RNA sequence: GAAAGACAAAGCCAAACCUGUCGUAAGACAGGGACGGAAAGUUACGGGUCUUAACUGAUAGCCGGGCUGCCUUA
Numbered sequence: 001g002a003a004a005g006a007c008a009a010a011g012c013c014a015a016a017c018c019u020g021u022c023g024u025a026a027g028a029c030a031g032g033g034a035c036g037g038a039a040a041g042u043u044a045c046g047g048g049u050c051u052u053a054a055c056u057g058a059u060a061g062c063c064g065g066g067c068u069g070c071c072u073u074a
Base pairs, nucleotide, nucleotide: 003073004072005071012037013036017032018031019030020029021028022027035061041067042066043065045064046063047062048059049058050057
C1' cells in the first nucleotide's frame, strides 16, 4: 500500500414516530427518539422510485459508480 470485516477497542451515525419551522409537493432542517448501519461519511454521475403543469425538484438509510476515513488482521 492492497484486501477482508471474524475476534476486539475507542468512538460515530440515527429509521419509524412525535413537536416546531420551511416547501405546491415529494421532502428538508432543528429537538426528542432508536429500527438499524463497517462507510447509514461525501458526491445526484448512471439506473430506479417519489414529486411537479414542467427534463420542477427530492431520495446517498434503493442499486451501482467516483472521492475520503477509524480500528484490527483470526
Molecule: c-di-GMP-I riboswitch aptamer
Organism: Desulfocapsa sp.